[in-house]
Context: one part of a larger RNA
C1' cells in the first nucleotide's frame, strides 16, 4: 500500500461529467386516507397515517369474526430468523408486452397491432430450384405477396416541369430479317486496237455477256424512344429584390423578375439554432443544462408522416425529499495479499 468488509464526531452532494458507488425505504398484515391527468381500464400498494404480544370479560354476529373494557409481561410484542418497493415534480423519445450487436452498445434502433399504396382472377402473383419438383396452399380477393408508415386522438396542404410507374395508340424514328434498283471486282467465246509472223497464227492491250463473287438502294417490319394523357401514403420539389400607414418602427398593402408550384395547418434556439451562454420569465446565494414564453427555422414541417398523448421503460435531461464516508477530512477494526523470518 492493494482487494473484500465493517464502524464513526459535527456538516449532508459541498464529491463527480453524472448522487457513479454506497447508504437508505422495506409485512402483496389489518384500518384510515389517496393528487394532477386520463384512451375512465388505470394512475394505486399513488402519496401519507395509525396499529400489531398474553388473560379475563361485555356487546353484537352471517357463527367466520367484529367493536369495547379491565389486567399482565418484556429491553423489545410484523419480538428471533427468513423474506421484504426509495418515493416525488417535470420535459424529451419510442404507444405498450417483445426483439437486439454469443464475446465493449439493449436504446430513442428493429419488430408490433392499427394505416395506407401496388400487385395477384389460380397451373395466381412472388420465391428456390438446370430441371423433375417444391413453398405459396390441400389457400381463393375479409386469400396471398411486395412498398412506406407505426398504437390511439386531432389531421396529412401545394406542386405532374424531370425522374418514375399506368394507360393510349393517328403520326415520325427504329434491328435481325425479307427484298433487290444499281455499283464494284473476275471473265471462256466472239469483237476491235498495237506489234510480231513461218501467214496457219501468236504475244499484249481495250470492250465486256454468261457464270462466280462482293457492295447494296427504295419498299415491307415490333417492342422501345419521341407523341398524348393520368398519377405524390410515387422518387421527389414547395423563391428573389424594392416601395408603403400623420412619432419611430413593422409592412396587411403595392410593383416587378422568375418558376412546375413558391412551405398550408401545426411546431419552433427543438435528439434540428451557426451566429448563441439569443432575448424575457422560472427555479439556485449563484444555473453554458433545465423547465415555459418569444420567433431573426444559418438549414423544422405534415404516412422519408406533422402536432398531441393516459399507461409503460435497467432509456435521455433537468429538480425536490429522504438517506450516506462521494466529500469536507480522515480515523479504527476483521479476513486475505503485499512485505519480514522461517
Nucleotide at each position: 500500500c492493494c482487494c473484500u468488509c465493517g464502524u464513526u464526531u459535527a456538516g449532508g452532494a459541498a464529491c463527480u461529467c453524472g448522487g457513479c458507488a454506497a447508504a437508505a425505504u422495506a409485512g402483496u398484515g389489518g384500518c384510515c386516507g389517496u393528487a394532477a391527468c386520463u384512451u375512465c381500464g388505470g394512475g394505486a400498494u399513488a402519496a401519507g397515517g395509525c396499529c400489531c404480544g398474553g388473560u379475563c370479560u361485555u356487546c353484537c354476529u352471517u357463527c367466520g369474526g367484529g367493536a369495547g373494557g379491565a389486567c399482565c409481561c418484556g429491553c423489545a410484542g410484523c419480538g428471533a430468523g427468513c423474506g421484504a418497493c426509495u418515493g416525488c415534480c417535470a420535459u424529451c423519445c419510442g404507444a405498450c408486452u417483445g426483439u437486439u450487436u454469443a464475446c465493449c452498445a439493449a436504446a430513442a434502433a428493429c419488430a408490433c397491432a392499427g394505416g395506407u399504396c401496388u400487385c395477384u382472377g389460380c397451373u395466381a402473383a412472388g420465391c428456390c430450384g438446370c430441371a423433375a419438383g417444391g413453398c405459396g396452399a390441400u389457400g381463393u380477393a375479409u386469400a396471398g405477396g411486395g412498398g412506406c408508415u407505426g398504437a390511439u386522438g386531432c389531421c396529412u396542404g401545394g406542386c405532374c416541369a424531370g425522374u418514375g410507374u399506368c394507360a393510349g395508340a393517328a403520326c415520325g424514328u427504329u434491328a435481325a430479317g425479307a427484298g433487290g434498283a444499281g455499283g464494284g471486282g473476275u471473265g471462256a467465246a466472239a469483237u476491235u486496237c498495237u506489234u510480231c509472223u513461218u501467214c496457219g497464227g501468236a504475244a499484249g492491250g481495250g470492250c465486256g455477256u454468261a457464270g462466280c463473287u462482293u457492295u447494296g438502294a427504295a419498299u415491307c417490319u415490333a417492342a422501345g424512344c419521341g407523341c398524348u394523357g393520368a398519377u405524390g401514403a410515387a422518387c421527389g420539389c414547395c423563391g428573389g429584390c424594392g416601395g408603403u400607414a400623420a412619432c419611430u418602427a413593422u409592412a396587411a398593402c403595392c410593383g416587378u423578375c422568375c418558376u412546375a408550384a413558391g412551405g398550408u395547418a401545426g411546431c419552433g434556439a427543438a435528439a434540428u439554432u451557426c451566429c448563441u451562454u439569443g432575448u424575457c420569465g422560472g427555479g439556485u446565494g449563484a444555473g453554458u443544462u433545465c423547465c415555459g414564453a418569444c420567433c431573426c427555422g444559418c438549414a423544422c414541417g405534415a404516412a422519408u408522416g406533422g402536432c398531441a398523448u393516459a399507461a409503460c421503460g435497467a432509456g435521455a435531461u433537468g429538480g425536490c425529499a429522504a438517506c450516506u464516508g462521494u466529500c469536507u477530512c480522515a480515523a479504527c477494526g476483521a479476513g486475505g495479499g503485499a512485505c519480514u523470518c522461517g